[in-house]
């Protein structure tokens, strides 16, 4: 930084996808230690138990206790007094409003910044001024009784304060009042005057005095009370800015917005009330809906910027769920109170208790998250004078690889390299110095021994961690490594198993028998106490684009226009300075973050300074732009005046030509329609033709990429009204101008209403055709509409698929308007100014292309677009009579969907041009009988293979046995055949010859000789030599390794072969052109059998085809002459090259000549070449053969061969007998042989070639009708034989007849070959004589020595089903106009939605299965408004006959008491008021009988819509119509 995925390939557009970091995580596997962090992200769901807020005796009474003490009493006990850092509950003060928890609700009552308070408080703290005088009367505990199970109560007596309460006395406090003095301001502040307003002591030290047991008391210190004033701290009320999706939420509000008065508060305020006015807030998003606590940060990202808000740290908010207040300096209070409501809990059934979202811990929910741990040693709260106590804040510990960092598991020597495992080509090679082994170390870790903190402030005392960190000394290499990956993206391959099975998979994709994709293994990358996976955010995404996109064809310009708001603006001079630039201060809190130091052994972490904190406020300076005021200007704008074009718009009249209907007249039998026909019309008189008439719609020529107009649109022809535009003039205004969300107008065609009007046309519909079918294309009818007049629709491929406006930026050519110059002032010309086309320069674009009419350069403004379906669907608004429009989602679902080009293919596109391709001719196939080959079918078996052209007289140029691979049966097991090892044998095997069984192989079992070489020794022999013994090598037997397989795989190959196609093709290298794929050479103009050549050209060369080179034929020559010939010349027959001679010719075989468009005319571009001629045997490649480019068909062959992997091994290998490959209703090919007279038969007669012949070809001869036997003569061949050639000549005979035609079929009789002709051989004679009289549909061959036609050799082979196949030679035609058409090719060009490429691609319907969504009678929950009603706690009002000590009065003794008065206070009452309840709406989720379309889904049913003119061009908008795609109508577009 970028990579993967759309194509055969490219380029663009575009999605999805991946690498990267990151986290309060979970999941799989695994797991050695240390720090430091961190740890319910669900159920704000329930909670057992324990602890979390207490303290003070130096505010007070009171009771225990404990110490000491006195008096009673014998003791136990009773009663006093002191003392006490003890306990307890009580009154009294502070303190429970702070810590800590949580994230529910809150979208502004918050939060963030930044100001405001002149509108306020503020307990404890500090500084500072004053005071504290005098007096009372309760009550709790406690006693006593009493009610209740209990929590708790109720009477009745006692008593104390720093508890209450009264008087006094005070101020600069407060409120009134007057005057002064000030501020921007409601005000502030100063003086005067009335008036109101306080207090509380208590220990304790020092000290004096009195008094001494104890104490009392006065003055100083300490504390603590009251009252001012300040200051810190905290807070409360405002205000400015900023804070999430929803317009499918567009209007919202009644204390609502202001205003008096009153109230309330610590304080402004509609915060409350009364009353008056009617206002407020909204597109700059009010009001509803949904989510959400906010921040400093945190995560990412290069920044902008998105994510995010968990630990820390600021802020709110809440404390079971609703309301409420009390009390307090402050709460509307987590561990207070009061009431409701749920729940749970206890209970004596009467009635109590309770609130972990404090720490732990407990069920529950959950993918998931800890210990009921120690300690107040530190830090830090609260209480206290202190000591001290309390503290789940905290500080420690424990649990968790949750996370970050360190550290480890050893180190170092050790083989050309153990042993396993694993590849293997079998040699080897990888694991791998790994490992053993030998030496070393001891981090860590265990055990054991020594030492041992800091943290403590503070002399002294004080540590929960903790004998831990940490030092050290000994021992032992012992205790410590996994996971993920390996097709490509992306680093890292092999084997085996498996076989579209099981599986993987992030995307692309893997898997159907050779898998680097699944499983395993070895090995190998990666990370490493982890490592993979899910999950979610950000990134790569420039894929929402501010920084940094786009809309002609990929998504995407609104059908057009007017115009509000808004946005945006021309020259200039002066002021303001709001935007905007600079400088200063203030704030931006701390942590973080980044950098410089520093501390833990080092990092992680902590710490100290610096930076940053881009914000915002204040002050101040500049003044170019922008913006505001004001003054000028005329170039944009506009307006006057004068010309001037137009199918611009509305009205109204009025014209001729057609069509049609009526009417008469003429005339007769049709007419009309198609592809072709038929409905239909006509003798009741059509069509045609003439005259007259109605009567509606369109208006021909002119007419043009001609004009008008904002688009839709606008076409006879005349008035009339009316818009807009050009030009020219420069006279006025003087910035007025552009754009344009909303909103308003207009808006083709179809459609609707309502009334008219209908001539032609013509959706629907009948009708005829077509067709498999035709709900359509064609024909015949024919209603809606189409046309008018009013009025709805508001859409169209409303397209230039290109919003609007201004401005700049090379030209050429046409055209309409107009002006100005110039032209006999004609035609033009030239300038100009405004339309409209076309080419085309930069320059832009993916590319097409666009180019002064922009899609270049900029500027403004407003529309839209973010992947494909779902879908322009649903549901919501809203518009409309309806039809419908506008506005417009998601689930799910895919890995594309798309543009432009580009290279092939294909086209019921289209041009050239070939080819026995069609046409012309000839002669067959399809019928007939028969062969043979194949399908079918049968069978134990009918072995395999070949299957469209390019399988089917094909592998097979030879199946009775054998071949042979099939199939029954009987047999063999190292085997029919190879090599090798062990072990046995050497009268064993071969070799000859029996016997038994058996069908045959095979099994059993006998005889006889003969029984291999080689060394080495021993015997023996005069010697060859014979003999034994050991070996080696042949041989056998046993066993092992192996051998076989025509089993499978041709889709694993190799080789070879078909076929397009003997067609003109296929390519390269350099160069040039395109981002590129690619193109260009290879097209074009001609030629040619040919990409032959020529000629032109950004191409120039060259290669493999093409042709030439070979073979063979035809002509001539030259050499050579036997087995060939044989003229001349001898000899000879009955005839004969039979003979001697000869080599001239024939011929045979070798070798050269020849033909090249070379010559002559002509065409032609003067060329290529082409037509004609001359010569030539031969003429334009003379005929034929051999030769077959790149490359197609996964074509064909594993049964020719070779060969991978797979599979058989007493069987799927091998031997053997019989069978079977020959089967037989059928059906197809490929041929024979016929139908007959251009023939059959019969007699006679004539003329080839290429060939074969030694287990062979076989002559004459002789038998036989004949197959064919007898017999052998000559030939290994130009000699001889097979050999007779036959059509054909020339003579009979037959007469049209299923024949004297045809010859199948069956019979009998025979010949041959072979071991053997019964399945299942040929061949011959006789006898038999079938079908069949030229073949429907269709098809095939052939272009001259061809077709047809007749015969003849060969291979294979014992024979032979040969009619076949490879050759061979005899006879020996017709045709061809031409290229419209079928087939099949070539080149070029056109369109494509095709690229396993038209046997292609692909549309709807109906079925089947899944899934998500929409309606849906409704039913069930959830939130929420309205309205009644019911009214709990409470505040507040009202009352206040009931109660009440203090304080006032009066009586009373000044006593006690009583009565009155203030003043409280219950209970009562009202008003508000939370749950509740009742009605009624409104959002929203669940379910739902049926219903509706939509996706997916393997080869299901119908049709062929679309894609090529896709066989009716498609397509849009709108009606009908139809099984469906779709078809018509009507206007629109060209994609």
């Nucleotide at each position: 930084a970028g990579a993967g995925u759309u194509u055969g390939a490219u380029c663009c557009u575009g999605g999805c996808u991946c690498a990267g970091g990151a986290u309060g995580a979970a999941c799989g596997c695994u797991g050695g230690c240390a720090g430091c962090g961190u740890g319910c992200c669900u159920a704000a769901c329930a909670c057992a138990u324990g602890c979390a807020a207490g303290u003070c005796g130096a505010g007070c009474g009171c009771g225990g206790g404990c110490c000491u003490u006195g008096c009673c009493g014998u003791u136990u006990g009773g009663u006093g007094g002191g003392g006490u850092u003890c306990c307890g509950a009580g009154c009294g003060g502070c303190g429970g409003a702070c810590g800590g928890g949580u994230g529910a609700g809150u979208a502004a009552u918050g939060c963030g910044u930044a100001g405001g308070u002149a509108a306020c408080c503020u307990a404890c703290c500090c500084c500072u001024g004053g005071g504290a005088g005098g007096g009372g009367g309760a009550u709790a505990a406690c006693c006593c009784u009493u009610c209740g199970a209990a929590a708790g109560g109720g009477g009745g007596g006692c008593u104390a304060a720093u508890a209450c309460c009264c008087c006094g006395u005070a101020a600069g406090g407060c409120a009134c009042a007057u005057g002064g003095g000030u501020g921007u301001a409601u005000g502030c502040u100063c003086a005067u005057g009335u008036g109101u307003g306080a207090a509380a002591g208590g220990g304790u030290c020092c000290u004096g005095c009195c008094g001494u047991u104890g104490g009392g008391u006065g003055g100083g210190g300490c504390u603590g009370c009251c009252u001012g004033g300040g200051g810190a701290u905290g807070g409360g009320c405002c205000u400015g800015c900023g804070u999430c999706c929803u317009a499918u939420c567009a209007g919202c509000u009644a204390g609502u917005u202001g205003g008096u008065g009153g109230g309330g508060u610590a304080a402004u305020g509609g915060c409350c009330u009364a009353c008056c006015a009617a206002g407020g807030c909204u597109g700059a998003g009010a009001c509803g809906g949904g989510u959400a606590a906010c921040u400093g940060g945190c995560c990412u990202g290069a920044g902008a910027g998105g994510g995010u808000g968990g630990u820390c740290g600021g802020u709110c908010a809440c404390a079971c769920u609703g309301g409420g207040a009390c009390u307090g300096a402050g709460a509307c209070a987590c561990g207070g109170c009061c009431c409701a409501g749920a729940c749970u809990c206890c209970u004596a059934c009467g009635g109590g208790a309770g609130g972990c979202a404090g720490c732990a811990g407990u069920g529950g929910g959950g993918g998931a998250u800890a210990u009921u741990g120690g300690g107040c040693a530190a830090u830090g709260g609260c209480c206290g004078g202190a000591a001290g106590g309390c503290u789940g804040a905290c500080c420690c510990a424990g649990c968790g690889a949750c996370g970050c960092u360190g550290c480890g598991u050893g180190c170092g020597g050790g083989a050309g390299g153990a042993a396993g495992c694993u590849c293997u080509u079998c040699g080897g090679g990888g694991u791998g110095u790994a490992a053993a082994c030998c030496g070393c170390u001891g981090u860590u870790c265990g055990u054991g021994g020594g030492g041992g903190a800091a943290g403590a402030a503070u002399u002294u005392u004080u540590g929960a961690c903790g004998g831990u960190a940490c030092c050290u000394c000994a021992c032992g290499a012992g205790a410590a490594a996994g996971c993920c990956a390996c097709g490509g993206c992306u680093a890292a391959c092999u084997a085996c198993g498996u076989g579209c099975c099981a599986g993987c998979a992030g995307c692309c994709g893997c898997g159907g028998u050779a898998a680097u994709a699944c499983g395993u293994a070895g090995g190998u990358g990666g990370c490493g106490a982890g490592c993979g996976u899910u999950a979610u955010c950000c990134g790569g995404a420039a894929u929402u684009a501010c920084u940094g996109g786009g809309c002609g064809u990929a998504a995407a310009g609104g059908g057009u226009g007017u115009g509000u708001a808004g946005g945006u603006g021309g020259c200039u001079g002066c002021c303001a300075u709001a935007g905007u630039c600079g400088g200063g201060c203030g704030u931006g809190a701390a942590a973080u973050c980044c950098u410089g130091g520093g501390g833990c052994u080092u990092a992680a972490c902590c710490u100290c300074g610096g930076g940053u904190u881009u914000g915002c406020g204040u002050c101040u300076g500049a003044u170019a732009c922008u913006u505001g005021g004001u003054g000028g200007c005329u170039g944009g704008a506009g307006u006057g005046c004068g010309g001037g074009a137009g199918a611009g718009g509305g009205a109204a009249g009025u014209g001729g030509a057609a069509u049609u209907c009526c009417c008469g007249g003429u005339g007769u039998a049709g007419c009309g329609g198609u592809g072709a026909a038929a409905u239909g019309c006509g003798u009741a008189g059509a069509u045609a033709u003439c005259g007259g008439g109605a009567g509606g719609a369109a208006c021909g020529c002119c007419g043009g990429u001609g004009g008008c107009g904002a688009a839709g649109g606008c076409g006879g022809c005349u008035u009339c009204c009316u818009g807009g535009c050009c030009c020219g003039u420069u006279a006025c205004u003087g910035a007025c101008g552009c754009u344009g969300a909303g909103g308003c107008a207009c808006g083709a065609a179809a459609g609707c209403c309502a009334g008219g009007g209908g001539a032609g046309c013509g959706a629907a519909c009948c009708g005829g055709a077509u067709u498999a079918g035709a709900u359509a294309c064609c024909c015949g009818g024919g209603u809606a509409g189409u046309c008018c007049u009013g009025g709805c629709u508001g859409u169209a491929a409303a397209c230039c698929a290109u919003g609007g406006g201004c401005g700049c930026u090379g030209g050429g050519u046409g055209u309409g308007g107009g002006u100005g110059g110039u032209g006999g002032u004609g035609a033009g010309c030239c300038a100009u100014c405004u339309g409209u086309g076309c080419c085309g320069u930069a320059g832009c674009u993916a590319a097409c292309g666009c180019g002064u009419u922009a899609a270049g350069c900029g500027c403004c403004c407003c529309g839209c677009c973010u992947g494909g379906g779902g879908a322009g669907u649903a549901c919501g608004g809203u518009c409309g009579c309806a039809a419908g429009g506008c506005u417009g989602a998601a689930a799910c679902u895919c890995a594309a969907a798309g543009g432009a080009a580009u290279u092939g293919a294909c086209g019921g596109g289209g041009g050239c041009c070939c080819g026995c391709a069609c046409a012309a001719g000839c002669g067959g196939u399809g019928g007939a009988g028969c062969a043979c080959g194949u399908g079918g079918u049968u069978u134990a078996a009918u072995u395999c293979g070949a299957u469209g052209c390019a399988a089917a007289c094909c592998g097979a140029a030879a199946a009775a046995c054998c071949u042979u691979a099939c199939c029954u049966g009987g047999g063999c097991u190292u085997g029919a055949c190879a090599u090798g090892c062990u072990g046995g044998c050497u009268u064993a095997a071969g070799c000859c010859u029996g016997c038994c069984u058996g069908a045959a192989a095979g099994g059993g079992u006998g005889g006889g000789g003969u029984g291999g070489g080689g060394u080495a020794g021993g015997c023996u022999u005069u010697a060859u030599g014979g003999u034994c013994u050991a070996u080696c090598c042949a041989g056998c037997c046993a066993g092992c390794a192996c051998a076989g397989g025509u089993g499978c795989u041709g889709c694993a190959u190799g080789g070879c072969u078909g076929u397009c196609g003997u067609c003109a093709g296929c390519u390269c290298g350099u160069g040039u052109c395109g981002u590129g794929a690619g193109a260009u050479g290879u097209u074009g103009g001609g030629u040619u059998a040919a990409g032959u050549c020529c000629c032109g050209c950004a191409a120039c060369g060259a290669g493999c085809g093409c042709a030439a080179c070979c073979c063979u034929u035809g002509c001539c020559c030259c050499c050579a002459g036997u087995u060939g010939c044989u003229a001349u010349c001898g000899g000879g027959u009955a005839a004969a090259g039979c003979u001697g001679g000869g080599c001239a010719c024939u011929c045979u075989g070798g070798g050269g000549g020849g033909a090249c468009u070379g010559c002559c005319g002509g065409c032609g571009a003067c060329a290529a070449g082409c037509c004609g001629g001359a010569g030539g045997a031969a003429g334009g490649u003379g005929g034929g053969g051999a030769u077959g480019a790149c490359g197609u068909c996964a074509a064909g062959u594993c049964c020719u061969c070779a060969u991978g992997g797979c599979c058989c091994u007493u069987a799927a290998g091998c031997c053997c007998a019989g069978g079977g490959c020959c089967a037989c209703a059928c059906a197809c090919g490929u041929g024979c042989u016929a139908c007959a007279a251009u023939g059959g038969c019969c007699a006679g007669g004539a003329c080839a070639g290429c060939g074969g012949g030694a287990u062979g070809c076989g002559a004459u001869g002789c038998c036989g009708u004949g197959a064919g036997g007898c017999g052998g003569a000559g030939c290994g061949a130009a000699u001889c034989c097979c050999u007779a050639a036959a059509a054909c000549c020339u003579g009979g005979u037959c007469u049209c007849a299923g024949u004297u035609c045809g010859g199948a079929u069956u019979g009998c009789a025979g010949g041959c070959u072979g071991c053997a002709a019964u399945u299942c051989g040929c061949c011959u004679g006789c006898a038999u004589g079938a079908a069949g009289c030229c073949g429907g549909a269709a098809u095939c061959g052939c272009u001259a020595g061809u077709a047809a036609u007749g015969g003849c050799g060969g291979a294979u082979c014992a024979g032979c089903u040969a009619u076949g196949c490879c050759g061979c030679c005899g006879u020996g035609a017709a045709u061809a106009c031409g290229u419209u058409c079928c087939c099949g090719g070539g080149c070029c060009u056109u369109g494509u939605a095709c690229a396993c490429a038209c046997c292609g691609c692909c549309c709807g319907u109906c079925a089947c299965a899944c899934c998500a969504c929409c309606c849906g009678a409704g039913u069930c929950g959830g939130g929420u408004g309205c309205a009644c009603u019911c009214g709990a706690a409470g505040u507040c009002g009202c009352u206040g006959u009931c109660c009440c000590a203090a304080c006032c009065c009066u009586c009373g003794g000044a006593g006690a008491g009583a009565g009155g008065g203030g003043g409280g206070g219950a209970g009562g009452u009202g008003c508000c008021g939370a749950a509740g309840g009742u009605g009624u709406g409104c959002c929203u989720g669940g379910u739902g009988a049926g219903g509706g379309g939509g996706g997916u889904g393997a080869a299901g049913u119908c049709g062929u819509a679309a894609c090529a003119a896709g066989g009716u061009a498609g397509c849009c908008g709108u009606a009908g119509c139809g099984g469906a795609a779709g078809c018509u109508g009507c206007g629109g577009c060209u994609g």
Molecule: small-subunit ribosomal RNA
Organism: bacterium GBS-1